Transfer RNA from a Fidelibacterota bacterium, 75 nucleotides, folded computationally.
Its Rfam family is "tRNA". From the family's description: Transfer RNA (tRNA) molecules are approximately 80 nucleotides in length. The family's RNA type in Rfam is transfer RNA. Rfam links the family to the GO term triplet codon-amino acid adaptor activity.
Taxonomically the source falls in Fidelibacterota (Bacteria, Pseudomonadati).
RNA sequence: GGGCUCGUAGCUCAGCGGUAGAGCAUCGCACUUUUAAUGCGGUGGCCGAUGGUUCGAAUCCAUCCGAGCUCACCA
Numbered sequence: 001g002g003g004c005u006c007g008u009a010g011c012u013c014a015g016c017g018g019u020a021g022a023g024c025a026u027c028g029c030a031c032u033u034u035u036a037a038u039g040c041g042g043u044g045g046c047c048g049a050u051g052g053u054u055c056g057a058a059u060c061c062a063u064c065c066g067a068g069c070u071c072a073c074c075a
Base pairs, nucleotide, nucleotide: 001071002070003069004068005067006066007065010024011023012022013021018055026042027041028040029039030038048064049063050062051061052060
């Protein structure tokens, strides 16, 4: 340098055109002598960035940034 895969909540991931979600974590309440466990509820997101297509984009397209795999080159 070429090809492929990926980037979504603090972490691990789902969602692949029609109002952004789950588990864990965190906070509050209930239960409990207390803790843990359990139950209920809440908080938490510019969906990597910028443009484009569309009535409508996390989702499709282009460019860029970052991560991984692989091939080639150099030594």